The RNA shown here (FMN riboswitch aptamer (RFN element)) has 142 nucleotides and comes from Agrococcus baldri. The organism belongs to Agrococcus, within Bacteria. The prediction has a mean pLDDT of 76. The sequence was found by an Rfam model in a public genome assembly.
[in-house]
RNA sequence: AACGUGCCCGGGGUCAGUGCAAGUCUGAACCGGCGGUGAGAGUCCGCGACCCGAGCGACCUGCGUCAGGACGAGCAGGGCGAUCGGCUGAGCUGGUGGAAUUCCAGCACCGACGGUGAGAGUCCGGAGGGGAGGCGCACGCA
Numbered sequence: 001a002a003c004g005u006g007c008c009c010g011g012g013g014u015c016a017g018u019g020c021a022a023g024u025c026u027g028a029a030c031c032g033g034c035g036g037u038g039a040g041a042g043u044c045c046g047c048g049a050c051c052c053g054a055g056c057g058a059c060c061u062g063c064g065u066c067a068g069g070a071c072g073a074g075c076a077g078g079g080c081g082a083u084c085g086g087c088u089g090a091g092c093u094g095g096u097g098g099a100a101u102u103c104c105a106g107c108a109c110c111g112a113c114g115g116u117g118a119g120a121g122u123c124c125g126g127a128g129g130g131g132a133g134g135c136g137c138a139c140g141c142a
Stems, first nucleotide, its partner, number of pairs: 003140003006135003014028004029122002031111002033047004042109002051086004056081002059078005064071002091107005113125003
C1' cells in the first nucleotide's frame, strides 16, 4: 500500500391564478449524489439509486418419492443474496486563458417507480432500505 470489520454518505414548493378539489395544472420560484478531467461540470466520460432479465446459491411452500421419517432424484411457485447483463435524462453561443461543453456572461434544457379528491425533480411511500464513493488504520488478514 491492498482487502475485511468500523464511521460517514441528496438538495429543493414560495407567491399568485383556475378549480369542489392541485406543494401534481398555469405564470413566476427553488434544487443539483459520487469518481474522472490540461481548470472548479445536474447537461462531457464513467459510476450509483429505480426498473427488467439470466444463470447460480442457501432457504420457505406445495406437489412428489419412499415402509417409515426423512430425503435430494424430480416438478412448480415464492421472496432473499452476491454476481453478470439490459435500461438509464438534459448545452449551446460568446468571453478570458497555454489549457475550460467545467470559470465568467447570455440564453436554454433535464430529472426513476408507486400513491394522491387532478397529471409531482420539490408532497407521501418502498426507505430506520440500498448504494457509487469518502474517511480512517483500532483490530483481523496477507